A computed fold for a 73-nucleotide RNA from a Phycisphaerae bacterium, annotated as transfer RNA.
[in-house]
RNA sequence: UGGACCGUAGCUCAGCCGGCAGAGCGCUUCUCUGAUAAGGAAGAGGUCGACAGUUCGAACCUGUCCGGUCCAA
Numbered sequence: 001u002g003g004a005c006c007g008u009a010g011c012u013c014a015g016c017c018g019g020c021a022g023a024g025c026g027c028u029u030c031u032c033u034g035a036u037a038a039g040g041a042a043g044a045g046g047u048c049g050a051c052a053g054u055u056c057g058a059a060c061c062u063g064u065c066c067g068g069u070c071c072a073a
Base pairs, nucleotide, nucleotide: 001072002071003070004069005068006067007066010025011024012023013022019056027043028042029041030040031039049065050064051063052062053061
């Protein structure tokens, strides 16, 4: 320098053909227990890497940029 893939909750990751942002774990409260763990119930937590474009509508499509991994030189 060129190419491929990845970037979504604190962590690991879903999200089909563009149409209400989700799961598990973790966290908070309550319940259960002699107490703790486990179990049960409820809840908080997101500018979907950034900006722009397309569209009635974008996490999803397009462009540029940023970061990470790998390959080539």
About this RNA: Its Rfam family is "tRNA". It is annotated as a transfer RNA. Its mean pLDDT, the model's own confidence on a scale to 100, is 80. RNAcentral holds the sequence, with entries from ENA. NCBI's taxonomy places the organism under Bacteria, Pseudomonadati, Planctomycetota, Phycisphaerae.